[in-house]
Context: one part of a larger RNA
Molecule: large-subunit ribosomal RNA, domain IV
Organism: metagenome
Order: sequence, then C1' cells, then structure tokens
RNA sequence: CCCUACGUGAAGGAACUCGGCAAAUUAACCCCGUAAGUUAGCGAUAAGGGGUGCCCUCGCAAGAGGGCCACAGGAAAACGACAGCUGCGACUGUUUACUAAAAACACAGGUCUCUGCGAAGUCGUCAAAGGCGACGUAUAGAGACUGACGCUUGCCCGCUGUUGGAACGUUAAGGUGACUGGUUAGCCGCAAGGCGAGGCUGGGAACCGAAGCGCCAAUGAAGGGCGGCCGUAACUAUGACGGUCCUAAGGUAGCGAAAUUCCUUGUCGGGUAAGUUCCGACCCGCACGAAUAGCGUAACGACAGCUGUACUGUCUCCACGAGGGACUCG
Repeated sequence: CCCUACGUGAAGGAACUCGGCAAAUUAACCCCGUAAGUUAGCGAUAAGGGGUGCCCUCGCAAGAGGGCCACAGGAAAACGACAGCUGCGACUGUUUACUAAAAACACAGGUCUCUGCGAAGUCGUCAAAGGCGACGUAUAGAGACUGACGCUUGCCCGCUGUUGGAACGUUAAGGUGACUGGUUAGCCGCAAGGCGAGGCUGGGAACCGAAGCGCCAAUGAAGGGCGGCCGUAACUAUGACGGUCCUAAGGUAGCGAAAUUCCUUGUCGGGUAAGUUCCGACCCGCACGAAUAGCGUAACGACAGCUGUACUGUCUCCACGAGGGACUCG
C1' cells in the first nucleotide's frame, strides 16, 4: 500500500453526494400518552414519555412492601428510526427466469356491443365429423374500453365505422335474343364466280337479373373532431359588447409553467445566508380536458420529488485496530 458480510474514534454533524448512497440511530415486553385527516374501519407501535436485575415477605396471579450490587439489569443475541408537504397508482396481488418491480399488468366496480341455443365466440388443415362454450340459458356466455370510492362525464353524426330503411340510380353470372357472320342441299352462270332454304355453328343490341355501392336516417363510455380576423368602456390597461369569415361543431365543468409549458431558472408568495428542484398562487394552456376518462380522495407503496428531527467516518480529515495479502527473513 491492497482486500474484507470487519471494529473504534476527539471536535463538528450531511459541510459529502445526482441523492444521507453506505453506515449509524431506533428496536423486545409492560405502563402512560397519542395530532391533522378520515370512506369512522383507520391514521396508530402515530408522535412523545416512564419502567425492566437479584434476595426476602405477602399474594392464585397481576402486583405490593422491604433489602442488595454494578458505570450499565430487555446487562449477550435477536428485535420498527420518526415527522411534514407533493406527484402517480385506490388497495392485497402480477411482471421483463439472466441489467427495469414501476406510475406498467391485473383487480373488484362502471359502460357499450354481440348472442334465443346445434347460441354468439372459439378449436378442429380451406371445407367435415366432433370438441370447448356448458351438462350453462340473457341476473348467462363472449368481445371492447374504463379501472375502488366521491362529484361528474359538455358540444359535433360532415368524414369513417356500425345499425336500420327500401322508392329510385348503378350492377355480375344467368335468362331472353333484335340484328349479323361461317358452312351448303339447291339454284343461276360458258367460266371465274354469285345467291342460298333447313340444320349445325360464331358474334350480339335492347330488355329482365341479387347483395353491395350510391341514396335516406339513427348512433359518441363507436374511430374521431371540438376556429380565425377587426373594433369597442370618460387616464391607461383590459374588453362584458359589436362586426365579419369559415365550420359538422368551435373545448362546457374541472384542472393548469402540470409525469403535459417551447420561450422558462415565466411572475408573485413560502421555505434557505444563498433554492434551475420543492410547496402555494397567477393564467399568455408553444401543445390539459372529461371512461385512450376529468377533478378530488382516507388507507396502502422495497414507486418518484422536496423538507425537518434524531443519528452518524458520508464529509472537514483522516487515525488506530482486527483478519488476509503485499513486504523482510527462512
């Protein structure tokens, strides 16, 4: 000097650092005591205090009284640190076997759609028998979205989808077959050639011909969407108000520099001596917004951000020790 499931440390006590990471603190049992908030269950072991050995007597015990020793009595070991504010997700659960445990998935609960039973859906090789669904029957089964609970969930059906409608338009195979081509018995012709019934055969107009599409409606907890410009109040500023253009309709409630804010370390307030983070506001929302849910929310969380108390070798600033190496000798 290096390593380690190590130990101790004056004074200070997070000054370390992205960040208290790591370590330290706390800890068991009994007693006292316990706030905001709240879904009245909880929060809660909240927080914060006190006690704990041995001997004698009494007592069923809990315990009471008296006595004894130590620096120290849950004498070792084992065994919660705590509090405040906020985001997200209600919760217990689940997950990337081998870098991610989470705010992701799931979840009870909510809504919509499909399905009347040989159900829908699905497996079975495209098609089958057959199976699951289900020895179930719409309070059931399947699919989709949302995600406890509370208060709510606005406007747009023009487009796309879905559902319904059937008058008209369009429309396939097919039907029908106007018209027309080929062939030729025969006829005409001196010949070349021409005409050509019937049959067979090629093409083929008009007309008839479903679903679909067009068309007409409905439908948003279906896919989705939810404006611009100009002016205006007796200081200024602002604009309740007016005008105009466009649209299917122009974003309601609530929230808002947000897990969303570019400008941005926005501005103001709080906390600090000092705060790009944090908390509370403001609203000019680059580019929130209502089941790809909106806003709240007690409880919960090895989640994320901020703060404080306690505590500490994280640090000021390192020192000493232990074990193993290195090193010296052999």